Overview
Model confidence (mean pLDDT): 82 of 100. Predicted 3D model of a 587-nucleotide part of an RNA (large-subunit ribosomal RNA, domain V) from Candidatus Nasuia deltocephalincola. The full RNA is in RNAcentral, with records from ENA. The source organism's lineage runs through Bacteria, Pseudomonadati, Pseudomonadota, Betaproteobacteria and Candidatus Nasuia. Rfam family: Bacterial large subunit ribosomal RNA. For this family Rfam cites "Crystal structure of the ribosome at 5.5 A resolution" (Yusupov et al., Science, 2001).
[in-house]
Context: one part of a larger RNA
RNA sequence: CCCGUGGCAAGACGGAAAGACCCCAUGAACCUUUACUGUAUCUUUGUACUGUAGUUUAAAAUUUUUUGUGUAGCAUAGGCGGGAGACUUUGAAGCUAAAACGCAAGUUUUUGUGGAGUCGAAAAGUGAAAUACCGCCCUUAAAAUUUUAUUCUUCUUAAAUUUGAAACUUUUGUAAUGUUUCGAAGACAAUGCAUGGUUGACAGUUUGACUGGGGCGGUCUCCUCCUAAAGAGUAACGGAGGAGUGCAAAGGUGUGUUAUUCACGGUUGGAAACCGUGUUUUUAAUACAAUGGUUUAAACACGCUUGACUGUGAGACGUACUAGUCAAACAGGUGCGAAAGCAGGCCAUAGUGAUCCGGUAAUUCUUUAUGGAUUGGUUAUCGCUCAACGGAUAAAAGGUACUCUGGGGAUAACAGGCUAAUACCGCCCAAGAGUCCAUAUCGACGGCGGUGUUUGGCACCUCGAUGUCGGCUCAUCUCAUCCUGGAGCUGAAGAAGGUUCCAAGGGUAUGGCUGUUCGCCAUUUAAAGAGGUACGUGAGCUGGGUUUAAAACGUCGUGAGACAGUUUGGUCCCUAUCUGCCAUGGG
Numbered sequence: 001c002c003c004g005u006g007g008c009a010a011g012a013c014g015g016a017a018a019g020a021c022c023c024c025a026u027g028a029a030c031c032u033u034u035a036c037u038g039u040a041u042c043u044u045u046g047u048a049c050u051g052u053a054g055u056u057u058a059a060a061a062u063u064u065u066u067u068g069u070g071u072a073g074c075a076u077a078g079g080c081g082g083g084a085g086a087c088u089u090u091g092a093a094g095c096u097a098a099a100a101c102g103c104a105a106g107u108u109u110u111u112g113u114g115g116a117g118u119c120g121a122a123a124a125g126u127g128a129a130a131u132a133c134c135g136c137c138c139u140u141a142a143a144a145u146u147u148u149a150u151u152c153u154u155c156u157u158a159a160a161u162u163u164g165a166a167a168c169u170u171u172u173g174u175a176a177u178g179u180u181u182c183g184a185a186g187a188c189a190a191u192g193c194a195u196g197g198u199u200g201a202c203a204g205u206u207u208g209a210c211u212g213g214g215g216c217g218g219u220c221u222c223c224u225c226c227u228a229a230a231g232a233g234u235a236a237c238g239g240a241g242g243a244g245u246g247c248a249a250a251g252g253u254g255u256g257u258u259a260u261u262c263a264c265g266g267u268u269g270g271a272a273a274c275c276g277u278g279u280u281u282u283u284a285a286u287a288c289a290a291u292g293g294u295u296u297a298a299a300c301a302c303g304c305u306u307g308a309c310u311g312u313g314a315g316a317c318g319u320a321c322u323a324g325u326c327a328a329a330c331a332g333g334u335g336c337g338a339a340a341g342c343a344g345g346c347c348a349u350a351g352u353g354a355u356c357c358g359g360u361a362a363u364u365c366u367u368u369a370u371g372g373a374u375u376g377g378u379u380a381u382c383g384c385u386c387a388a389c390g391g392a393u394a395a396a397a398g399g400u401a402c403u404c405u406g407g408g409g410a411u412a413a414c415a416g417g418c419u420a421a422u423a424c425c426g427c428c429c430a431a432g433a434g435u436c437c438a439u440a441u442c443g444a445c446g447g448c449g450g451u452g453u454u455u456g457g458c459a460c461c462u463c464g465a466u467g468u469c470g471g472c473u474c475a476u477c478u479c480a481u482c483c484u485g486g487a488g489c490u491g492a493a494g495a496a497g498g499u500u501c502c503a504a505g506g507g508u509a510u511g512g513c514u515g516u517u518c519g520c521c522a523u524u525u526a527a528a529g530a531g532g533u534a535c536g537u538g539a540g541c542u543g544g545g546u547u548u549a550a551a552a553c554g555u556c557g558u559g560a561g562a563c564a565g566u567u568u569g570g571u572c573c574c575u576a577u578c579u580g581c582c583a584u585g586g587g
Stems, first nucleotide, its partner, number of pairs: 001587008010579003014574002022408004027404002029400004035205005042197002045194004051155001053153002057149009068138001069105001078137005085119003094113002097110005161185008208220003217237001221243006244389001245287001246346002251305007259283001262278005285294002288351001290349003309332004315326003321390001334343003357383007365376001415462001416460001417458003421455001423451006432442002469544001470542003474536001475533005482507003485502006509523005550568004554563003
C1' cells in the first nucleotide's frame, strides 16, 4: 500500500411517510347557533269532498205600520208634487179604560159606551198650508218575510265519509280486496289545493383583505402639509391634522371702508367694553383642517337684485380605462352699473358612490291587424355609512385536539446563519468613599471596545420532515482558573486574606424535594469552575415534562368548543452500503 473478518454508531443535514405543527386556497368535510336562505313535521284560516232540521246574533232587501215641537201662530207644520173636496149607520163628535212615544204641552193606536156629525178650502199669521184626501221620497222605531253569514244543537233516512266485529267469496295458508249482517262515530274527522305561523329535526352555503408569520389591535374613500432628493410623480402598520357639510346670503353686481398688537391719556370702568393720540405694516380676517393666496383686496359694510341661467363649446390640463379639472367664444333671455364692463354660485384645493333595478314629471319617440290602453325609449329628477367607499348576492355567523386535500421554507415554532439593541466581560476619564490620601480596595456622571453563553431583531438553507426539554452513558475543546503550581502590589507584622499577572498537566461530591435545567436544604471536600460542541450525545438508552386522539375540575362561550390554567391515562421503527473509530487476519 492492497484485500478481508468481527465489532461501535460520530457523519453521509442516513432510510421510512409530497410535515399531522404554522401559514396560504374566494379548497373539503363534519359539528354548533338568537349567521343567511330553504324543507319535512306540527299548527292557523279559507275552500272542495259536504247532506237534513231547528235555534242565537248580525247585515242587506221587500212589505206593513210608525216618528218629525227654533220663533211667530188655535198647535208637536219632515220635504216635493197633485188637489176642492174627504171620512161617516160597514157607526161621526164626545166620554171611559189601557198601551206606546214624548221636548211633559200633547200625539198616535186599541177596547167599551155613544148615536150624527167631523175636517178642509176662505181671512189673519208663515220662507212654506193643511195628515181633508192621494202619490213619490228623507229620517226614527217596530213587526213580518226572504237571502247571506254566524252561534249552539239535532238527525243518519235510499245516504257522503271514517271505523269495530262476524259470516261468505278468493287463497296451500294468512293478509288484502269484494259482498252481506249487526254496531260506533258523523257532516265533524281524514284528505286535496291555497294561506299565515313555528321549526338546526334536516339541507345548501357564507363567514373580506392589508399585515415585518398568523391571531388580537389598527386600517380600507376623499382633502392639506412633511417625508419627496429646487419640473411632474413617488413607498412604509412613516410623522402631523381634517372631510362625509354649510350658506337664499356667507351668491351676483355697483359704491365705499381697512384690520391686528402694544403704549399713553380718559366718569362709573376693573387684565379685558367705549373714546382719543401714537406705534406696529397684515402679525388680523377668510363659514370649517392645513397649505398656497388675498389692502388693486378674495377681508369688512351698504344699495339694488337672482348668472346658484337655458342650448352649445374651439382649445388645453390630467390620465391604463372609467372618472376628474380649466376654459375663450356663439345663440337666447336676465341682474347690477352712468358707462367700460362683470355675472354659467361661494379665495382655491375635501363635503363623495359606477352599473342594474324601480319611482315621479315632461315628451311632435315606440306600440304584436287598426284606434286606444299598456309597455319601452328620450329629457329632468329621486331611492345605496353598496364607508371592505371601481360597489361579487335583494338576502349570510362560528367550532374542529375527530379532522382531510392541495401547496409553501414565498411564512411562524427547534436548530444553524447575519446583527449585537439587550446580556456578559474588559478598558478610558476620575467626582467621591477609603481618619489624611482618587487609583491597597471600591468607584458616580460619562466615554470606548470585545465576546457570541441570555432576551430579542431579521426571515437567508431546510415544511416530497434538520425528532423537541430534562436525565443516563460516553465524551472532546476553550480559558474570562474553582483546587493544586509560580509571581507583583497591598490599608502584607505572623496566620488568614484582598487584588492583579503567568499557567489548561491533573482534578473538580453524595443525598432529600421537584419532570425539571435552575434553585433551596443536609453532610462532606484541596476544590465542589464558567462556557462551546445542532442549548454535544434518541439509526446509543429513557420518555417524567411539553405536544394528538379518552376523561374530569376551574374559568370563558347561547353553543359546537377553548385556555404558556390544572389533573389521570396514553405504540420511541431501522439486519450498517460509504466515511470514521476499535480489534484482528492474509498478501